[in-house]
RNA sequence: GCCGGGUUAGCUCAGCUGGUAGAGCAACCGCCUUGUAAGCGGUAGGUCGUCCGUUCGAGUCGGACACUCGGCA
Numbered sequence: 001g002c003c004g005g006g007u008u009a010g011c012u013c014a015g016c017u018g019g020u021a022g023a024g025c026a027a028c029c030g031c032c033u034u035g036u037a038a039g040c041g042g043u044a045g046g047u048c049g050u051c052c053g054u055u056c057g058a059g060u061c062g063g064a065c066a067c068u069c070g071g072c073a
Base pairs, nucleotide, nucleotide: 001072002071003070004069005068006067007066010025011024012023013022019056027043028042029041030040031039049065050064051063052062053061
């Protein structure tokens, strides 16, 4: 330098052909327990890597860039 994958909650990851974002774990509150853990119920937490474009509408489509992983040279 070229090619490809990835980037979504604190962490690990979903998100169907574009229709307004979820799960598990962790955190917090409550129940239970002599107490802790476990178990059960609930709550909060997201400019979806950045910018631009397409669209009535973008996590999803197009482009550029950044970071990261792998391959080729």
Transfer RNA from Sphingomonas horti, 73 nucleotides, folded computationally. The coordinates come from a structure-prediction model, not an experiment, and the mean pLDDT is 81. The sequence was found in a public genome assembly. Taxonomically the source falls in Sphingomonas (Bacteria, Pseudomonadati, Alphaproteobacteria, Sphingomonadales). Its Rfam family is "tRNA". It is annotated as a transfer RNA. Rfam describes the family as follows. Transfer RNA (tRNA) molecules are approximately 80 nucleotides in length.